[in-house]
Context: one part of a larger RNA
RNA sequence: GAAUGAACGCUGGCGGCAUGGAUUAGGCAUGCAAGUCGAACGAGGUGUUUUCUUCGGAGGACACUUAGUGGCGAAAGGGUGAGUAACACGUGAGUAACCUGCCCCCGAAUCAGGGAUAGCCCCGGGAAACCGGGAUUAAUACCUGAUGUGGUUUCACGUCCGCAUGGCGUGAGGACCAAAGAUCCGUCGUUCGGGGAUGGGCUCGCGCCCCAUCAGCUUGUUGGCGAGGUAACGGCUCACCAAGGCUGAGACGGGUAGCUGGUCUGAGAGGAUGGUCAGCCACACUGGGACUGAGACACUGCCCAGACUCCUACGGGAGGCUGCAGUCGAGAAUCUUCCGCAAUGGGCGCAAGCCUGACGGAGCGAUGCCGCGUGAGGGAUGACGGCCUUCGGGUUGUAAACCUCUGUCAGAGGGGACGAAGAAUGUGACGGUACCCUCAGAGGAAGCCACGGCUAACUACGUGCCAGCAGCCGCGGUAAUACGUAGGUGGCGAGCGUUAUUC
Numbered sequence: 001g002a003a004u005g006a007a008c009g010c011u012g013g014c015g016g017c018a019u020g021g022a023u024u025a026g027g028c029a030u031g032c033a034a035g036u037c038g039a040a041c042g043a044g045g046u047g048u049u050u051u052c053u054u055c056g057g058a059g060g061a062c063a064c065u066u067a068g069u070g071g072c073g074a075a076a077g078g079g080u081g082a083g084u085a086a087c088a089c090g091u092g093a094g095u096a097a098c099c100u101g102c103c104c105c106c107g108a109a110u111c112a113g114g115g116a117u118a119g120c121c122c123c124g125g126g127a128a129a130c131c132g133g134g135a136u137u138a139a140u141a142c143c144u145g146a147u148g149u150g151g152u153u154u155c156a157c158g159u160c161c162g163c164a165u166g167g168c169g170u171g172a173g174g175a176c177c178a179a180a181g182a183u184c185c186g187u188c189g190u191u192c193g194g195g196g197a198u199g200g201g202c203u204c205g206c207g208c209c210c211c212a213u214c215a216g217c218u219u220g221u222u223g224g225c226g227a228g229g230u231a232a233c234g235g236c237u238c239a240c241c242a243a244g245g246c247u248g249a250g251a252c253g254g255g256u257a258g259c260u261g262g263u264c265u266g267a268g269a270g271g272a273u274g275g276u277c278a279g280c281c282a283c284a285c286u287g288g289g290a291c292u293g294a295g296a297c298a299c300u301g302c303c304c305a306g307a308c309u310c311c312u313a314c315g316g317g318a319g320g321c322u323g324c325a326g327u328c329g330a331g332a333a334u335c336u337u338c339c340g341c342a343a344u345g346g347g348c349g350c351a352a353g354c355c356u357g358a359c360g361g362a363g364c365g366a367u368g369c370c371g372c373g374u375g376a377g378g379g380a381u382g383a384c385g386g387c388c389u390u391c392g393g394g395u396u397g398u399a400a401a402c403c404u405c406u407g408u409c410a411g412a413g414g415g416g417a418c419g420a421a422g423a424a425u426g427u428g429a430c431g432g433u434a435c436c437c438u439c440a441g442a443g444g445a446a447g448c449c450a451c452g453g454c455u456a457a458c459u460a461c462g463u464g465c466c467a468g469c470a471g472c473c474g475c476g477g478u479a480a481u482a483c484g485u486a487g488g489u490g491g492c493g494a495g496c497g498u499u500a501u502u503c
Base pairs, nucleotide, nucleotide: 001503002502003501004500006499007498008497009496010495013372014371015370016369017368018367019365020364026328027327028326030325031324032323035072036071037070040069041068043066044065045064046063047062048061049060050059051058052057079283080282081281089207090206091205092204093203094202095201098200099199103196104195105194106193107192108191109190110189111145112144113143114142121134122133123132124131125130150177151176152175153174154172155171156170157169158168160167161166181188182187209255210254211253216246217245218244221243222242223241224240226238227237228236258280259279260278261277262273263272264271265270285306286305287304288303289302308319309318310317311316336362338361339360340359344358345356346355347354348353375405376404377403378402385396386395387394388393409444411439412438413437414436415435419430447492448491449490450489451488452473453472454471458487459486460485461484462483468475469474
């Protein structure tokens, strides 16, 4: 000098764009943050209407609504960086060792049956959370059978291919494996198979902090055979066999740390760093476990254990903000318990639409960057006052007053958007905002630090090694340009200084 997610002191007019819990991955009141589908299914309630009626009611249609069965979603989006020195990440390969819901293309199919169950009703237990029994009912829920273009498995062949195991194609017999309907009649679904796309799993080369005051480490350890397990290779697991494997090119141990694109600095090389944004990873009160599923070992799912908090009729239960706001605590320190689904995107749905603290916005903070303003021109008896003085004057200083103007920002009135996907109907949180026109009046808007040298800027008074200053050198003990105040001057300016950290 540059920089910062900064903080502190003094000061503070406006706007735009960014940015804002870095510490206790400490504890959390309250509200919201994941639902949706009646074009899968039965039922309850309300309303309208219609048919029949013994006038009690019964049946039908439509609309709204409630919980339930079922489907899809809930594994995304959002948060945080505790752990992790690791194939976690980055980069480049491999998978002939693999999976992939929704989406796209192609081929084939969608046949026949069955038994339940939630809900509703009845009964019971419990303070509650909730639970038990009986009767009854539906499905795109569940189950059985059929069919098999095909797929899996076994075998054979190939003049085809390959980096070994093998891959691919063809053929054969046996075994095993499917399906679901809805409809507004347009379609939407369902099943099997092939291909694609997308996403992922696994493996490998290279790169990836400090300590040798860590020098030896290892028994599922290293390899083999077999088996189990997985979507898949594999000591991944297990039985048996062998005795191996790693290490000074740093094993093992300890410390620290999410990694990267990037960011800061620097002429560069390099050094430092990883906040916001983007990609990947990891975590979700702490530890462990699996279930469901295409996908999880699952932030607002389940089970167990623990700590903590809450309810309780003391028998037993409930909870998890490292989502958005907000609160307490600790801290030098970090915001609103706001508006809206109008846009973009996501989930469900044929759609209408519903949901969405993602997101779009507004609010707060000079936290940063950028822009603008606090007036412009004229004005010398160089006024008053202040300060200095050699008492003549000098300086503040065209500065003020005064005159003539202007109208940015702020203020008032009127008009008033783009963002909306308009060819057309409806749809704007922001917002009566931006912007445009008009009006009034210089009116409402300047401070902070420094002035001994480094380093731009000097005098007076007070103080008297005191009080104090200080980044370094150093000032202060009676004329201090170095302390304090005043006048003046210099620098920067809605900021200016200080502190901390990096280069």

Overview
This is a predicted structure of a 503-nucleotide part of an RNA (small-subunit ribosomal RNA, 5' domain) from a metagenome. The prediction has a mean pLDDT of 86.